Background: Small-subunit ribosomal RNA, central domain from an uncultured bacterium, 348 nucleotides, folded computationally. It matches the Rfam family "Bacterial small subunit ribosomal RNA". Gene Ontology terms of the family: structural constituent of ribosome and ribosome.
Context: one part of a larger RNA
RNA sequence: CUGGGUGUAAAGGGAGCGUAGGCGGGCUUGUAAGUUGAAUGUCUAAUCCACCGGCUCAACCGGUGAUCGCGUUCAAAACUGCAGGUCUUGAGUGAAGUAGAGGCAGGCGGAAUUCCUAGUGUAGCGGUGAAAUGCGUAGAUAUUAGGAGGAACACCAGUGGCGAAGGCGGCCUGCUGGGCUUUAACUGACGCUGAGGCUCGAAAGCGUGGGGAGCAAACAGGAUUAGAUACCCUGGUAGUCCACGCCGUAAACGAUGAAUACUAGGUGUCGGGGCACGACGUGCUUCGGUGCCGCAGCAAACGCAUUAAGUAUUCCACCUGGGGAGUACGUUCGCAAGAAUGAAACUC
Numbered sequence: 001c002u003g004g005g006u007g008u009a010a011a012g013g014g015a016g017c018g019u020a021g022g023c024g025g026g027c028u029u030g031u032a033a034g035u036u037g038a039a040u041g042u043c044u045a046a047u048c049c050a051c052c053g054g055c056u057c058a059a060c061c062g063g064u065g066a067u068c069g070c071g072u073u074c075a076a077a078a079c080u081g082c083a084g085g086u087c088u089u090g091a092g093u094g095a096a097g098u099a100g101a102g103g104c105a106g107g108c109g110g111a112a113u114u115c116c117u118a119g120u121g122u123a124g125c126g127g128u129g130a131a132a133u134g135c136g137u138a139g140a141u142a143u144u145a146g147g148a149g150g151a152a153c154a155c156c157a158g159u160g161g162c163g164a165a166g167g168c169g170g171c172c173u174g175c176u177g178g179g180c181u182u183u184a185a186c187u188g189a190c191g192c193u194g195a196g197g198c199u200c201g202a203a204a205g206c207g208u209g210g211g212g213a214g215c216a217a218a219c220a221g222g223a224u225u226a227g228a229u230a231c232c233c234u235g236g237u238a239g240u241c242c243a244c245g246c247c248g249u250a251a252a253c254g255a256u257g258a259a260u261a262c263u264a265g266g267u268g269u270c271g272g273g274g275c276a277c278g279a280c281g282u283g284c285u286u287c288g289g290u291g292c293c294g295c296a297g298c299a300a301a302c303g304c305a306u307u308a309a310g311u312a313u314u315c316c317a318c319c320u321g322g323g324g325a326g327u328a329c330g331u332u333c334g335c336a337a338g339a340a341u342g343a344a345a346c347u348c
Base pairs, nucleotide, nucleotide: 003320004319005318006317007302008301012316014200015199016198017197021193022192023191025087026086027085028084029083030082031081033080034079035076036075037074038073039072040071041070042069049065050064051063052062053061054060090190091187092186093185094183095182096181097180098179102176103175104174105173106172107171108170109153114148115147116146117145118144119143120142124135125134161168162167205246206245207244208243209242210241214240215239219235220234221233222232257315258314259313260312261311262310265293266292267291268290269289270288271287272286273285274284275283276282277281297304298303321348322347323346330341331340332339333338
C1' cells in the first nucleotide's frame, strides 16, 4: 500500500460556515470523452499462460495460439460525462400561525451574606470527633431600625425547553438569529460532503483599566499525626465580577462525524396540525423533538435497536503492538503560560 476497522479493545476532528475537490433527483434530444465490440498496425527474441509435439518420463527443447499496453479506422449508445430542452418529489422562497433559560443591550426587583451608624442588652460568641487559634467588657454574639456595596437569582423546575457546539434560568423593554406546524403561490436540482481556510469555543490563565459582598488556590496560624508541606478549624491574597484585547485547551462525552433512504411494535413527555364525539375534555390520526422498554438484525461481550452500534450509498476525519512520547528537533501561532504539527535510537 492493500485489507480491516474507529460506543467501551488503537482510532470521530470541540463545533459551525464554506473554497477546491469528490458524489449527486425524474423525463427527453444530441454528442461520443469515458465505456463496449470489430478490424488493423506496433510492442526484436526469449520468458510467463494454454494446446500440440520431440528426447523412454521429467527437467529441457520445438511449434501454434492467447492475454496485456499504445496508435489508427469502423460501429453501438445502456450507463457516466458534456451540450440543449423540460418537470417537481430533493433544496429554497413566499403566506398564515406557533413554542422556547437561543443571542446582545438597557432598566427594575426581592430574599440572603458582609460591613457601617443608632437603640435594647450582658458575658460570652464562634468552631469541632474533641479542641485550640480567632472575636468579645474599648460592649461582641443575639435582637430592632436605618444605610452602603457586590455577587447570585430559592419556589416554579420537569431523563421539561432552546442552541451547531461551548453553553443558556428573577422580572420588564428594545434589537436580533434559528426551529416547528399548516398552506402549496413562486424558483426549478439551485443539492450532500468538505482537504486547506475563516469564525465560534467551558474553566483556568495572561494584558490594560475598573470593581471586590460572599467564596477562595497561594500564604499564616490552630488542631490531628510517628511525621502532616494534607484531610478538619480560624483567617486570607490572586482569582471569581465588569469593559476591551489575548489564550484555544477539557472525561469539549452520547467516550458514538455529517447527509439521505429503508427496516416489528409498546409506553411516557414537549411543540404544532387534522378528524370524530356525549366537548372547559376524551378518542383516533399526522408532523417535529426528547426519554424508557423491546423484535428482526448487529455485536467479543456489555449492549444498540426508526434518536441504530441494523441494511445500504456519498463525502470528510482518524487507527495500525506496549513503553520511549504527545517527548526531542524543526516549523507556525502566542505577551507569557504554552498550543498545533510530530519522530527516532533504544527496549519489551